RNAcentral holds the sequence, with entries from ENA. A computed fold for a 72-nucleotide RNA from a Candidatus Thorarchaeota archaeon, annotated as transfer RNA. Its Rfam family is "tRNA". From the family's description: Transfer RNA (tRNA) molecules are approximately 80 nucleotides in length. The prediction has a mean pLDDT of 80.
RNA sequence: GAUCCUGUAGUGUAGAGGUUAGCACUUAAGACUUUGAAUCUUACGACCCGGGUUCGAGUCCCGGCGGGAUCU
Numbered sequence: 001g002a003u004c005c006u007g008u009a010g011u012g013u014a015g016a017g018g019u020u021a022g023c024a025c026u027u028a029a030g031a032c033u034u035u036g037a038a039u040c041u042u043a044c045g046a047c048c049c050g051g052g053u054u055c056g057a058g059u060c061c062c063g064g065c066g067g068g069a070u071c072u
Base pairs, nucleotide, nucleotide: 001071002070003069004068005067006066007065010025011024012023013022018055027043028042029041030040031039048064049063050062051061052060
């Protein structure tokens, strides 16, 4: 340099164009307990950036940026 894949809470992930973007771990609060652990309940927290298509984009398209693989 070329081709391909990929980017969603702090972490790991689901979401095949239409609901308030779901789940687990973590964190915080509460319940339980003499205390702690475990368990249960609740809460906080995310679509890499810009543009396009569309009535509507996390999803489709283009560019940029980051990561990975292969080739040279």